[in-house]
c-di-GMP-I riboswitch aptamer from a Desulfobacterales bacterium, 95 nucleotides, folded computationally. The coordinates come from a structure-prediction model, not an experiment, and the mean pLDDT is 85. It was read from a public genome assembly, where an Rfam model found it. Its Rfam family is "c-di-GMP-I riboswitch aptamer". Gene Ontology term of the family: cyclic-di-GMP binding.
RNA sequence: GCUUGAUAAGGGCAAACCGUUCGAAAGGGCGGGACGCAAAGCUUCUGGCCUAAGUUCCGAGGAAAAGCACGGGAUAGGGCAGCAGGGCUGCCGGG
Numbered sequence: 001g002c003u004u005g006a007u008a009a010g011g012g013c014a015a016a017c018c019g020u021u022c023g024a025a026a027g028g029g030c031g032g033g034a035c036g037c038a039a040a041g042c043u044u045c046u047g048g049c050c051u052a053a054g055u056u057c058c059g060a061g062g063a064a065a066a067g068c069a070c071g072g073g074a075u076a077g078g079g080c081a082g083c084a085g086g087g088c089u090g091c092c093g094g095g
Base pairs, nucleotide, nucleotide: 002095003094004093005092012037013036017032018031019030020029021028022027035082041088042087043086045085046084047083048080049079050078054075055074056073057072058071059070
């Protein structure tokens, strides 16, 4: 340097759930907690998924037009790195 995670040691991270907090939500932070993880370290570059505040369209209402509120659709510069791929970095052991 390449490859690998069968065995071992020191350790590391922490799903669900609970408390608290931020957020419109999805979800995030912190504390508790461990289902799991050899990159469950970092990064939205690609695909996928979640949400829809705002924007926009439709409906209903209305004499008509517009606005507010209401119901529905579309939409990401909002999220998920513990959905996968790519990129960057890294501990220990084996070959």